Source information: Predicted 3D model of a 75-nucleotide RNA (c-di-GMP-I riboswitch aptamer) from Bacillales bacterium UBA5632. The model forms 94% of the base pairs in the Rfam consensus. The sequence was found by an Rfam model in a public genome assembly. Rfam family: c-di-GMP-I riboswitch aptamer. Rfam's curators write: GEMM was predicted in a large-scale screen for bacterial structured RNA regulatory elements. Rfam links the family to the GO term cyclic-di-GMP binding.

RNA sequence: GUUUGAUAAAGCUAAACCCGGAGCAAUCCGGCGACAGAAAACUAUAGGGUCCCUCAGGGAUUGCCAGUUGCCGUU
Numbered sequence: 001g002u003u004u005g006a007u008a009a010a011g012c013u014a015a016a017c018c019c020g021g022a023g024c025a026a027u028c029c030g031g032c033g034a035c036a037g038a039a040a041a042c043u044a045u046a047g048g049g050u051c052c053c054u055c056a057g058g059g060a061u062u063g064c065c066a067g068u069u070g071c072c073g074u075u
Stems, first nucleotide, its partner, number of pairs: 004073002012037002018031005035063001041068003047065002049061005
């Protein structure tokens, strides 16, 4: 450098429900919680899909596909 993987070790994130708050809404923030994840790290000005609206246009979602980067082991 490259292939590959939840087998091992060290670790990590935190779904849904519920409570409080923001927003027209999608949805987001905090708390509880732990469904799941080898990138559930970052990117919405790589690209695509989907969703919302005051629909010319603006907003949301990366734990939808994806791009970029990375730990450990393995080829």